[in-house]
RNA sequence: AACGUGCUCCGGGGUCAGUGAAACUCUGAGCCGGCGGUGACAGUCCGCGACCCGUGCCGAUGGGGUAACCCCGUCGAAGCGGUUGACCUGGUGGAACUCCAGGACCGACGGUGAAAGUCCGGAUGGGAGGCGCACGCG
Numbered sequence: 001a002a003c004g005u006g007c008u009c010c011g012g013g014g015u016c017a018g019u020g021a022a023a024c025u026c027u028g029a030g031c032c033g034g035c036g037g038u039g040a041c042a043g044u045c046c047g048c049g050a051c052c053c054g055u056g057c058c059g060a061u062g063g064g065g066u067a068a069c070c071c072c073g074u075c076g077a078a079g080c081g082g083u084u085g086a087c088c089u090g091g092u093g094g095a096a097c098u099c100c101a102g103g104a105c106c107g108a109c110g111g112u113g114a115a116a117g118u119c120c121g122g123a124u125g126g127g128a129g130g131c132g133c134a135c136g137c138g
Stems, first nucleotide, its partner, number of pairs: 003136005009130002015029004030118002032107002034048004043105002052082004058076008087103005109121003
């Protein structure tokens, strides 16, 4: 160094203009890109997270009944499962859908006198994970 346990902290970004009664939602032109992996660096390759759906160990609570204890409902809920968008060409090279050049594409849900990746909201939330510290081990 590695490994184990515990703890603290960190952990998402992005607009101007035009039209119009009204639009950061339309039009035009911009801008943004979580986490781990990958013979070489990734929004678009592989996997994960969150949102959404289902199930549910277990916990709380209300009602009914009994010899024992059982039945029904409601709320929360670890874990597990499901769903979940998008890339090509050329070049360099031992190796690149990851670099360079060029041209593309994608972006949950709810709300909003007008349709949203970019505004408002769930979110002062959650989280994949990361740095560090302590003890043990070595």